[in-house]
Context: one part of a larger RNA
């Protein structure tokens, strides 16, 4: 230091049972009918995992389907089924303790009760049910204190607590940028609180425009990185207009009418609340007349259908050689509304499950044209009455608007003052006139739009076991008082045919024997690179 042969070792290729993204649809809330996640049981035989729940890998009803079944998972036992089993759907029984956990207690799954009821000789033991707290609504009782209040009991209806994201509201940083930094920024962002729904939330003009006119919100193209704002730094940055998605508009208070109840009062009545009708808008209602039915609905009823939970029909290929095997290959054929894809001892249109096309529901579920019920109207006059008050506005002082007090209009809070009231009020970027346009100080309101824990198909110039999710099942073993942290492990073969016998050994583990296409596929098992080790040879020094 080479050759060669082997160990030993997992790289590498091939494979995919899991993952990763992303389309379209569906489905969007569960829970005092005790959830979400648990603990403990549960099988012949059973430790995990799965499934169920003392009726415990299950129990009935009904549909579905057609040989075989008793789960992963073998073997043994014992059974079960064409009088349909197992299986798969819907719909119901049953559903132990613990958990909001709710009778009381508590170191979760454990202990202790009361009250009635059954069962009994029993006030024992077993069993059934009810007993939590808070609003809220009646009703009873009822103090200090006479009335009346609180307060206490009863009823009755509610709530609680879980839940990936997405929403709303309340609160709310700092790193960072500004090339240091304090106004700014990051950001109304992460956090932290509370709600709600399948969407939320916004929403039917006290809105825009601008001298034309629009006609409620919400998304979205564009408008624009403009107009503006800005230690005019850094940065932040609209809105009308126009194109589209969608399209839906309603209901109170009050004025007037009847009704009732408290209170003061001897009474007339006065005032205050309640309850029907009445009415809802920008030129309007009340009120007086005149007319009497018509558009419409998002309300409740009913329902033709459509649809989802099982399923089911579903073309066509055979021979010859090779080869363990044919689906390659030769040769001759066939179907195609189906030549998508997987599977089968090598590459299969035509072997198997599919795939194209078609059919199908006893029961549940969504949607549902259409129907019927309730709701719901119109014209004139203009005397009189009403149309949301501590509001709108107004000083100061703070937020929010792209807008950092600015020339700051507009919206919201806090604090002090504080109106008109239809001959009235608000905007139109200080402010005033003209004009223009709206009608606040009450309420709901479908779609268009966000998200995906979860079901369903489908797709991938995405991964292939140091990859891909942290996991080819693990949040497991392990680790940490705990909050929490957290792996690593895939591949015989086509089928166990998983190697009977023999033989050397205590045994491992080997040697023949068989099996096998191959065992140099033998379970520490596909292929098996390297470094490292041996051993046997060669050359060198």
């Nucleotide at each position: 230091c080479g050759u060669a042969u082997g160990g030993a070792g997992a790289a590498u290729g091939c494979c995919u049972u899991g993952g990763c993204a992303u389309u379209g649809g569906g489905a969007g809330c569960c829970g005092a009918u005790g959830a979400a996640g648990g603990a403990c049981g549960u099988g012949g035989u059973c430790a995990g995992c799965u499934g169920c729940g003392a009726u415990a890998a299950g129990c009935u009803g009904c549909g579905c389907g057609g040989a075989g079944c008793u789960g992963u998972a073998a073997g043994c036992a014992a059974g079960c089924a064409u009088u349909g089993a197992u299986g798969c759907g819907c719909a119901g029984a049953u559903u132990u303790c613990c958990g909001a956990a709710u009778g009381g207690a508590g170191c979760a799954a454990u202990c202790c009760g009361c009250a009635u009821g059954a069962u009994u000789a029993a006030c024992a033991g077993u069993c059934a049910u009810g007993c939590a707290u808070c609003a809220u609504a009646c009703a009873g009782u009822g103090a200090a204190u006479c009335a009346a209040u609180a307060g206490c009991u009863g009823u009755a209806u509610g709530a609680g607590g879980g839940g990936a994201a997405c929403c709303c509201c309340c609160u709310g940083a700092a790193c960072u940028g500004a090339a240091a930094c304090a106004u700014c920024u990051a950001a109304g962002u992460a956090g932290g609180g509370g709600g709600a729904g399948g969407a939320a939330g916004a929403g039917a003009a006290a809105u825009c425009a601008a001298a034309c006119g629009a006609g409620a919100u919400u998304u979205u193209g564009u408008g624009a990185g403009u107009a503006g704002u800005g230690g005019c730094g850094a940065g932040c940055g609209a809105a009308a207009g126009c194109g589209a998605a969608a399209g839906a508009g309603g209901c109170c208070a009050a004025a007037c009418c009847g009704g009732g109840a408290a209170c003061a009062g001897c009474a007339a009545u006065g005032c205050u609340c309640c309850c029907g009708g009445g009415g809802u808008u920008g030129a309007g209602g009340a009120c007086u007349g005149c007319a009497u039915u018509u558009a419409g609905c998002a309300u409740u009823u009913u329902a033709a259908g459509u649809u989802u939970u099982a399923g089911c029909u579903g073309a066509a290929g055979u021979g010859c050689a090779u080869g363990g095997g044919a689906a390659g290959g030769c040769a001759c054929a066939c179907c195609a509304g189906a030549g998508a894809a997987u599977g089968u001892g090598a590459c299969a249109g035509u072997c198997a499950u599919g795939u194209a096309a078609g059919c199908g529901a006893a029961a549940a579920g969504a949607c549902g044209a259409g129907a019927a019920a309730g709701c719901g109207a119109g014209c004139a006059g203009g005397a009189u009455c009403c149309a949301g008050a501590g509001u709108a506005c107004c000083g100061c002082c703070g937020g929010a608007c792209a807008c950092g007090u600015g020339a700051a209009a507009u919206c919201c809070g806090g604090u002090g003052g504080g109106a008109a009231g239809c001959c009235g009020g608000g905007g139109g970027g200080a402010c005033c006139a003209c004009c223009c346009u709206c009608c606040a100080a009450g309420c709901c309101u479908g779609a268009a739009u966000a998200c995906u824990a979860c079901c369903c198909a489908a797709u991938g110039a995405c991964c292939g076991a140091u990859a891909g999710c942290g996991a080819a099942g693990a949040g497991u073993a392990c680790u940490g008082u705990g909050a929490a942290g957290g792996a690593a492990a895939g591949g015989u073969g086509a089928a166990a045919a998983g190697a009977a016998c023999c033989c050397c050994g205590g045994g491992a583990g080997g040697g023949g024997a068989g099996u096998g296409a191959a065992a140099a596929a033998g379970a520490a098992c596909c292929u098996g690179a390297a470094a490292c080790c041996a051993u046997a040879u060669g050359c060198u020094u």
Molecule: large-subunit ribosomal RNA, domain I
Organism: Ruminococcus sp. HUN007